[in-house]
């Protein structure tokens, strides 16, 4: 250089083009406890960037950025 794959909460992962973008762990608060842990309840927290298609885009298309794999 060329080809292919990936990018979503703090982390690991979901999400037929359509439901308030969910789950686990973690974090914060509360209940409980002499304190803590465990357990229970509640809350906060995310679609890499810019365009395009569409009534509707996390999803499809293009470019860019970053990461990974293959190839001479």
């Nucleotide at each position: 250089g060329c080809u292919c794959c990936c990018a979503u909460a703090g982390u690991u992962c979901a999400a037929c083009g359509g439901a308030u973008a969910g789950a686990a762990c973690g974090u914060a608060g509360g209940c409980c406890u002499c304190c803590g842990g465990a357990g229970c309840c509640u809350a906060a927290a995310a679609u890499g960037c810019a365009g395009g298609u569409u009534c509707a885009a996390u999803u499809c298309c293009u470019g860019c950025u970053g990461g990974g794999a293959g190839u001479a």
Transfer RNA from a Candidatus Peregrinibacteria bacterium, 72 nucleotides, folded computationally. Rfam family: tRNA. It is annotated as a transfer RNA. Rfam's curators write: Transfer RNA (tRNA) molecules are approximately 80 nucleotides in length. Its family is annotated with triplet codon-amino acid adaptor activity in the Gene Ontology. The sequence was found in a public genome assembly.